Annotation
Predicted 3D model of a 350-nucleotide part of an RNA (small-subunit ribosomal RNA, central domain) from a metagenome. The prediction has a mean pLDDT of 90. RNAcentral holds the full RNA, with entries from SILVA. Its Rfam family is "Bacterial small subunit ribosomal RNA". Rfam links the family to the GO terms ribosome and structural constituent of ribosome.
Context: one part of a larger RNA
RNA sequence: CUGGGCUUAAAGAGCGCGUAGGCGGCUUGGUAAGCGUCCCGUGAAAGCCCUCGGCUCAACCGAGGAACUGCGGGGCGAACUGCCUGGCUUGAGUUUGGUAGAGGUGCCUGGAACGCUAGGUGGGGCGGUGAAAUGCGUAGAUAUCUAGCGGAACGCCAGAUGCGAAAGCGGGGCACUGGGCCAAUACUGACGCUGAGGCGCGAAAGCGUGGGGAGCAAACAGGAUUAGAUACCCUGGUAGUCCACGCCGUAAACGAUGCACACUAGAUCUGGGAGCCUCUGACGGUGCCCGGGUCCAAGGGAAACCGUUAAGUGUGCCGCCUGGGGACUACGGCCGCAAGGCUAAAACUC
Numbered sequence: 001c002u003g004g005g006c007u008u009a010a011a012g013a014g015c016g017c018g019u020a021g022g023c024g025g026c027u028u029g030g031u032a033a034g035c036g037u038c039c040c041g042u043g044a045a046a047g048c049c050c051u052c053g054g055c056u057c058a059a060c061c062g063a064g065g066a067a068c069u070g071c072g073g074g075g076c077g078a079a080c081u082g083c084c085u086g087g088c089u090u091g092a093g094u095u096u097g098g099u100a101g102a103g104g105u106g107c108c109u110g111g112a113a114c115g116c117u118a119g120g121u122g123g124g125g126c127g128g129u130g131a132a133a134u135g136c137g138u139a140g141a142u143a144u145c146u147a148g149c150g151g152a153a154c155g156c157c158a159g160a161u162g163c164g165a166a167a168g169c170g171g172g173g174c175a176c177u178g179g180g181c182c183a184a185u186a187c188u189g190a191c192g193c194u195g196a197g198g199c200g201c202g203a204a205a206g207c208g209u210g211g212g213g214a215g216c217a218a219a220c221a222g223g224a225u226u227a228g229a230u231a232c233c234c235u236g237g238u239a240g241u242c243c244a245c246g247c248c249g250u251a252a253a254c255g256a257u258g259c260a261c262a263c264u265a266g267a268u269c270u271g272g273g274a275g276c277c278u279c280u281g282a283c284g285g286u287g288c289c290c291g292g293g294u295c296c297a298a299g300g301g302a303a304a305c306c307g308u309u310a311a312g313u314g315u316g317c318c319g320c321c322u323g324g325g326g327a328c329u330a331c332g333g334c335c336g337c338a339a340g341g342c343u344a345a346a347a348c349u350c
Base pairs, nucleotide, nucleotide: 003322004321005320006319007304008303012318014201015200016199017198021194022193023192025088026087027086029084030083031082033081034080035077036076037075038074039073040072041071042070049065050064051063052062053061054060091191092188093187094186095184096183097182098181099180103177104176105175106174107173108172109171110154114150115149116148117147118146119145120144121143125136126135162169163168206247207246208245209244210243211242215241216240220236221235222234223233258317259316260315261314262313263312266295267294268293269292270291271290272289273288275286276285277284299306300305323350324349325348332343333342334341335340
């Protein structure tokens, strides 16, 4: 470079915004860069290829032709691409009115449970386990009642639920705020898709400074178990878990499935919305749009399975793979306070 691929065999970047670039709806006129056709010039010779010829043949040599797929110039053509120009509304966006939601941020607040503190009752055990022991308790524990303080998490509702780009989001109220969906007209007029770099977000753990600390709990200590027990079980317990600000930038960051658009049988359940039918209407029936599931036709697939939420049929763009180990490594570079992250080999070996 090319081919074939990326759910599970190697392979979709954790997610988004977006620069360059690539790609791009219907239509008018123009242009002629790409494109088609014809012509001219050039494309040295030798060689390769074809046809003849010369050495007895061949190698070798000679002659002619072809080729040299290229480059430059000119004429003609205008379907397609490009460029210029005018128009259009279906892609995209805006407007108006509704609507569902654990979407985000800040502030305020509630009850249950738990622990601690003080007090009352009470008087010998409690706790824990397979059984125990360590541990707690006559300085009055456990249990129970009252009052107060504290931190963290929000039972039922709750759902195959909803929302968010992903990470993720669940007590209640208020304020601010993002996005979606539906209906209806009007408006802009291709404003679009993707996206190398770049920028931002990014669970948990971890790091820095300051706070906080009820419960839980790496490390650690003790008690058991055991041949041992640096474990599983038990009693304790510090970082941490929580808050603010700043870092880190990883994951089985998973649907192990990139994004966008179009097309290709159905059935059924469900969340949101505006209709129509039924005298009205809960209800029911019916078609439409958006979302979440299940089952299946065609088709696809090595199979499992996927199947209008595609892994089907196509188009555009990006990322990635190229036998196993060495190696999510070394070196170098960039980033980080560090931990380390990103990028990423080779020898050797099977």